RNAcentral holds the sequence, with entries from Rfam. Predicted 3D model of a 73-nucleotide RNA (transfer RNA) from Hanseniaspora osmophila. Rfam family: tRNA. The family's RNA type in Rfam is transfer RNA.
[in-house]
RNA sequence: AACAGUAUAGUGUAAUAGGUAAACAUAUUAGGCUCAUAACCUAAAGAUAUUUGUUCAAAUCAAAUUAUUGUUU
Repeated sequence: AACAGUAUAGUGUAAUAGGUAAACAUAUUAGGCUCAUAACCUAAAGAUAUUUGUUCAAAUCAAAUUAUUGUUU
């Protein structure tokens, strides 16, 4: 330098051909339970790498950029 892949709550994974309030586990916080802690039960907060475009509707499609991994030179 060229080509290909990946980017989603703090962490790890879903979301089936674009379809409407993005789900689960774990962690965190609050409450309950307990003599107390843990476990258990209930609830809450927290995310689509960035920008633009297509569409009635985008995590999903298109373009550019950023980060990262791999291959080739």